[in-house]
Context: one part of a larger RNA
RNA sequence: AAUCAACGCUGGCGGCGUGCCUAACACAUGCAAGUCGAACGCGACUGUGGCUUCGGCCACAGUUGAGUGGCGAACGGGUGAGUAACACGUGGGUGACCUACCUUCGAAUGGGGGAUAACGUCCCGAAAGGGACGCUAAUACCGCAUAACGUCCUGCCUUUGAACAGGUGGAGACCAAAGCCGGGGAUCGCAAGACCUGGCGUUUGAAGAGGGGCCCGCGUCCGAUUAGCUAGUUGGUGAGGUAAUGGCCCACCAAGGCGACGAUCGGUAGCCGGCCUGAGAGGGCGGACGGCCACACUGGGACUGAGACACGGCCCAGACUCCUACGGGAGGCAGCAGUGGGGAAUUGUUCGCAAUGGGCGCAAGCCUGACGACGCAACGCCGCGUGGAGGAUGAAGGUCUUCGGAUUGUAAACUCCUGUUGCCCGGGACGAAAAGCUUCGACCUAACACGUCGAAGUCUGACGGUACCGGGUGAGGAAGCCCCGGCUAACUCUGUGCCAGCAGCCGCGGUAAUACAGAGGGGGCAAGCGUUGUUC
Numbered sequence: 001a002a003u004c005a006a007c008g009c010u011g012g013c014g015g016c017g018u019g020c021c022u023a024a025c026a027c028a029u030g031c032a033a034g035u036c037g038a039a040c041g042c043g044a045c046u047g048u049g050g051c052u053u054c055g056g057c058c059a060c061a062g063u064u065g066a067g068u069g070g071c072g073a074a075c076g077g078g079u080g081a082g083u084a085a086c087a088c089g090u091g092g093g094u095g096a097c098c099u100a101c102c103u104u105c106g107a108a109u110g111g112g113g114g115a116u117a118a119c120g121u122c123c124c125g126a127a128a129g130g131g132a133c134g135c136u137a138a139u140a141c142c143g144c145a146u147a148a149c150g151u152c153c154u155g156c157c158u159u160u161g162a163a164c165a166g167g168u169g170g171a172g173a174c175c176a177a178a179g180c181c182g183g184g185g186a187u188c189g190c191a192a193g194a195c196c197u198g199g200c201g202u203u204u205g206a207a208g209a210g211g212g213g214c215c216c217g218c219g220u221c222c223g224a225u226u227a228g229c230u231a232g233u234u235g236g237u238g239a240g241g242u243a244a245u246g247g248c249c250c251a252c253c254a255a256g257g258c259g260a261c262g263a264u265c266g267g268u269a270g271c272c273g274g275c276c277u278g279a280g281a282g283g284g285c286g287g288a289c290g291g292c293c294a295c296a297c298u299g300g301g302a303c304u305g306a307g308a309c310a311c312g313g314c315c316c317a318g319a320c321u322c323c324u325a326c327g328g329g330a331g332g333c334a335g336c337a338g339u340g341g342g343g344a345a346u347u348g349u350u351c352g353c354a355a356u357g358g359g360c361g362c363a364a365g366c367c368u369g370a371c372g373a374c375g376c377a378a379c380g381c382c383g384c385g386u387g388g389a390g391g392a393u394g395a396a397g398g399u400c401u402u403c404g405g406a407u408u409g410u411a412a413a414c415u416c417c418u419g420u421u422g423c424c425c426g427g428g429a430c431g432a433a434a435a436g437c438u439u440c441g442a443c444c445u446a447a448c449a450c451g452u453c454g455a456a457g458u459c460u461g462a463c464g465g466u467a468c469c470g471g472g473u474g475a476g477g478a479a480g481c482c483c484c485g486g487c488u489a490a491c492u493c494u495g496u497g498c499c500a501g502c503a504g505c506c507g508c509g510g511u512a513a514u515a516c517a518g519a520g521g522g523g524g525c526a527a528g529c530g531u532u533g534u535u536c
Base pairs, nucleotide, nucleotide: 001535002534003533005532006531007530008529009528012384013383014382015381016380017379018377019376020342025340026339027338029337030336031335034071035070036069039068040067042065043064044063045062046061047060048059049058050057051056078295079294080293088219089218090217091216092215093214094213097212098211099210102208103207104206105205106204107203108202109201110144112142113141119134120133121132122131123130124129150174151173152172153170154169155168156167157166158165179200180199181198182197183196184195187194188193221267222266223265228258229257230256233255234254235253236252237251238250240248270292271291272290273289274285275284276283277282297318298317299316300315301314320331321330322329323328348374350373351372352371356370357368358367359366360365387417388416389415390414397408398407399406400405421477422473423472424471425470426469427468431463436458437457438456439455440454441453442452443451480525481524482523483522484521485506486505487504491520492519493518494517495516501508502507
């Protein structure tokens, strides 16, 4: 000088930050991932219209419920256990690769089929749940058609050290789709609609952006009181597997590979941007914030998917906890709060989606313990205040005294002010602009629909009646802590008498102690001051 600090004494305010370093110990409760009716069928309710045998039925619109389906749930949030490793950092490679949503460019979107949940009936079970039969829809599922580029096969040319790259051919083989929502003057049609037009989708291909996988050079702690290590081990051939290279896996063959330039083993540890210190070189650290990695009760495994071997998914095993009708089931806070425990020690079971961002949706919107806020803690940094000016018979009191006085001390009293802050009263935000809605205009168009763009108006604030501003009040509510032998700034008295005690080092204390304890005085810092731990 610094600190994710703690402890002791003390404590007025504000701003901005930070806050389980220990048990990756166990967790009650609530919330933390949903959304879409413009993909689909059904139930309930409401409204309107129609029909009615007056029991109800049908159609449309809306609200709502579970289900099928789509997208998301692989992001965001937490933690640092493991890891000494291509984990991370940095620089490269991929002629060995993938990429949903988004953007750009091209082509297509034809015609069929069989199911199934929901639902109904019945059955089993204490429950969690499960079974049988029957019905139904789709942008769910499956054939067929078409087939460009493509993929496979096979020639040639170009680039290259080397084609699995690019280009150009070939007899062939293989591969696609799904619809939904608006608007409409003519024409056709009884109508639905055909048709025209706009939007959102779907399929296929090429490219981009962003994201990722894999490989390599270099760097990356301590121990030799760890010296040898290795059998898929090292390499080859072939086959498998993967998006992709590769002993990644397997069969066979060979006998290699690493190591004093420290292999192997043991210990410790997430890595970095950075942070602290220091003149620097260096040393120490990796909390908050940002990037990467790893993990999600412990161990293992795969499924789905563009992406996971998946924190709030599945299966198996284990430990633990809970329910049970004893047959069997349920669970995973290292998400946000919160509880117990451990500990010197670390906060609210708050408010809001108003902003920013994310998911879904055409949109309205819904969800969001991300986030934005408020709260607690002097834990840190910064700022402010606790008053200012005048005021000498140098009052009283205290302390010391050589008894003359000295000092506390302009300090107080007293006089005149100020009003930061506090308290009271009144006003009162920025953060909000979009999207949406209304009106108008332009473009598109056959169209005064729809849609796109622009302009004006309107709507939206958790914080919060907060910040801030104005007025009133009245010096009023606001100072402590450590030290005073030397180092080191600041001295006397009393008590004690090697006792009681102090102490960072040297050392003080055994009858005049500036070193113990108290007092007066002084020094330092100040809403803090000291102590302890740790680093330089």
Predicted 3D model of a 536-nucleotide part of an RNA (small-subunit ribosomal RNA, 5' domain) from an uncultured bacterium. The coordinates come from a structure-prediction model, not an experiment, and the mean pLDDT is 82.